Context: one part of a larger RNA
RNA sequence: GCCGGCGACUUAGAAAAUGUGGCAAGGUUAAGGAAACAUAUCCGGAGCCGAAGCGAAAGCAAGUCUGAAUAGGGCGAUAAAGUCAUAUUUUCUAGACCCGAACCCGGGUGAUCUAACCAUGACCAGGAUGAAGCUUGGGUGACACCAAGUGAAGGUCCGAACCGACCGAUGUUGAAAAAUCGGCGGAUGAGUUGUGGUUAGCGGUGAAAUACCAGUCGAACUCGGAGCUAGCUGGUUCUCCCCGAAAUGCGUUGAGGCGCAGCGGUUUAUAAGGCUGUUUAGGGGUAAAGCACUGUUUCGGUGCGGGCUGCGAAAGCGGUACCAAAUCGUGGCAAACUCUGAAUACUAGAUACGCUUUUUAUAAGCCAGUGAGACGGUGGGGGAUAAGCUUCAUCGUCGAGAGGGAAACAGCCCGGAUCACCAGCUAAGGCCCCUAAAUGACCGCUCAGUGAUAAAGGAGGUAGGGGUGCAGAGACAGCCAGGAGGUUUGCCUAGAAGCAGCCACCCUUGAAAGAGUGCGUAAUAGCUCACUGAUCGAGCGCUCUUGCGCCGAAGAUGAACGGGGCUAAGCGAUCUGCCGAAGCUGUGGGAUGUAAAAAUGAAUCGGUAGGGGAGCGUUCCGCCUUAGAGGAAAGGACCCGCGCGAGCAGUGGUGGACGAAGCGGAAGCGAGAAUGUCGGC
Numbered sequence: 001g002c003c004g005g006c007g008a009c010u011u012a013g014a015a016a017a018u019g020u021g022g023c024a025a026g027g028u029u030a031a032g033g034a035a036a037c038a039u040a041u042c043c044g045g046a047g048c049c050g051a052a053g054c055g056a057a058a059g060c061a062a063g064u065c066u067g068a069a070u071a072g073g074g075c076g077a078u079a080a081a082g083u084c085a086u087a088u089u090u091u092c093u094a095g096a097c098c099c100g101a102a103c104c105c106g107g108g109u110g111a112u113c114u115a116a117c118c119a120u121g122a123c124c125a126g127g128a129u130g131a132a133g134c135u136u137g138g139g140u141g142a143c144a145c146c147a148a149g150u151g152a153a154g155g156u157c158c159g160a161a162c163c164g165a166c167c168g169a170u171g172u173u174g175a176a177a178a179a180u181c182g183g184c185g186g187a188u189g190a191g192u193u194g195u196g197g198u199u200a201g202c203g204g205u206g207a208a209a210u211a212c213c214a215g216u217c218g219a220a221c222u223c224g225g226a227g228c229u230a231g232c233u234g235g236u237u238c239u240c241c242c243c244g245a246a247a248u249g250c251g252u253u254g255a256g257g258c259g260c261a262g263c264g265g266u267u268u269a270u271a272a273g274g275c276u277g278u279u280u281a282g283g284g285g286u287a288a289a290g291c292a293c294u295g296u297u298u299c300g301g302u303g304c305g306g307g308c309u310g311c312g313a314a315a316g317c318g319g320u321a322c323c324a325a326a327u328c329g330u331g332g333c334a335a336a337c338u339c340u341g342a343a344u345a346c347u348a349g350a351u352a353c354g355c356u357u358u359u360u361a362u363a364a365g366c367c368a369g370u371g372a373g374a375c376g377g378u379g380g381g382g383g384a385u386a387a388g389c390u391u392c393a394u395c396g397u398c399g400a401g402a403g404g405g406a407a408a409c410a411g412c413c414c415g416g417a418u419c420a421c422c423a424g425c426u427a428a429g430g431c432c433c434c435u436a437a438a439u440g441a442c443c444g445c446u447c448a449g450u451g452a453u454a455a456a457g458g459a460g461g462u463a464g465g466g467g468u469g470c471a472g473a474g475a476c477a478g479c480c481a482g483g484a485g486g487u488u489u490g491c492c493u494a495g496a497a498g499c500a501g502c503c504a505c506c507c508u509u510g511a512a513a514g515a516g517u518g519c520g521u522a523a524u525a526g527c528u529c530a531c532u533g534a535u536c537g538a539g540c541g542c543u544c545u546u547g548c549g550c551c552g553a554a555g556a557u558g559a560a561c562g563g564g565g566c567u568a569a570g571c572g573a574u575c576u577g578c579c580g581a582a583g584c585u586g587u588g589g590g591a592u593g594u595a596a597a598a599a600u601g602a603a604u605c606g607g608u609a610g611g612g613g614a615g616c617g618u619u620c621c622g623c624c625u626u627a628g629a630g631g632a633a634a635g636g637a638c639c640c641g642c643g644c645g646a647g648c649a650g651u652g653g654u655g656g657a658c659g660a661a662g663c664g665g666a667a668g669c670g671a672g673a674a675u676g677u678c679g680g681c
Stems, first nucleotide, its partner, number of pairs: 001681006011094013026049003032043003053060002063075004097235002100232001104225006115199009124189001126158003129154001133150006162186003166183005201217001203213003210219001238615006248261005262370002264367009273356003276352007288340001289338002294334004299329004305323002307320005373398010403414003418589004423585003429579003432564003438576001440575002443572003451566001457551002461548010478535001480533003484508003490502002514529001518527002590605003594601001616670001618667006628658001635654001639650001641648002
């Protein structure tokens, strides 16, 4: 892992509701007793519930309490049957659907491991160093002191056994639940070790690491309290039918739990509503807008007050291109501004003969689940007008929703699956091939494979639209010619002659020509431009704007049309066909449920949590004098028939002793999941 068996809402008491049954203004016994030994018996009226309430009570009573009250008000009556059993569902108390802690407490068992200690024993190759003391010699007045020898000390040195464990490798389902190999530390000491003993868990021991106390230690192990508790995780077993949620508000030592409300189911009663559209009447202060208020803010005018400054001895009189109140004009801004002010939404009424009556609402009873929501659109807050971010409001989908489209893709688009069909029509989306349907029609655009990812910014890309200027009295571009004189204007300067710089910027001749546009020279010179003529012969400049393109454009395997491939099979506009879903239709079947029943018809039949209804099967028991059964029961496999299904029959063969059907009853009553449990492989 698979297969097979086992494996989870029970039982008792109390209570509520509903169904059924008995009796009924009444109903019923409890403890106990008697008979009986399988019973649906009898006795027992204590007690309980109900038939009357009100008041704290005395008490009064269809009333009563309050009150001075005959008032008013509160609770009642004026209408409504209860009670005892039983079944189901739910609640409470008990282990209370099952499995699961870590813990806590009590009684015991452990120091053969290990920690420390006690008693008694044992062990430490070899080598090195050479303290004190002593002896001899030297030395001293005597000591001291020096030298040699002797001597043998030491938590001394090197290094085996022994004890340890610093590094690396191997090993890592190991040879081993801590080792092996190569190096390493101590090795006469606070040394190592044998045997026996002592200390015990609210404890011991600890050269102290929360270490060790038998592979277990922030409190050992074992049995018991004990089925501790678990607002937590996992699991919870047959079928069909009907309806069908929530992830919100308030409170909570509350936040992944509860309580009440909201939303679901079901039963009964009552009402006629409900939805949509139209219309009428409302209130509002949002969007927008505005600046009248509150604030904020641009520029200008006037300029209170201040600064600076002149005159003056002071008082004071002046100046000011500085700051600036207030006010006027001008132009803006606002969630906590409003002189204004929508669309929607909301409230109420009317209405349609539009939809709905299997609807909607209200009330009461019973049973819930939910109270982690997700994304998308719209309006906001937080954040960075970030997030598959977070938090509200509102709508949708998913959740609990299958089908078609978006290549794939809970939340997007279309559309809500009762069942069958080798029938038809459509939606979104599509129609060259993969791939069902147009290589459809017509008018444009795009050349970038743009389409088939992106910004600021950049550009004689290209197709349109608007404005404006020049132009057969010849524009624009090219080519030819002129582009002069006063004058080298004046100043400045070493020089300054159109062209370093400053000022001025005139006059003449002319078709035209600047006191000069650029290059150039030391300064001149030289080239050129503006401007003019000739040639040429038809459009040429500038600007605004729209469509589609271009650049900007760098990522890690090749990977950003789904692919092939496409110049349309791309983009924009118009048109006609077709394809395309579980949508709609057609044909046939089933179910729900309404009108008393039936028939029939309209309608309905996606579904998690959850509620309700109807059934199948297993074991045992009762009734049926059980049917049946070695002339073959149960069981198991195949085949076939019936039923929507759980399941139920039947033939043949297998098997070898029990055992249906019908009507009822009672449960150890249905397995695929629980790191389930036992067995097998």

A computed fold for a 681-nucleotide part of an RNA from Arachis hypogaea var. vulgaris, annotated as large-subunit ribosomal RNA, domain II. NCBI's taxonomy places the organism under Eukaryota, Streptophytina, Dalbergieae, Arachis, Arachis hypogaea subsp. fastigiata.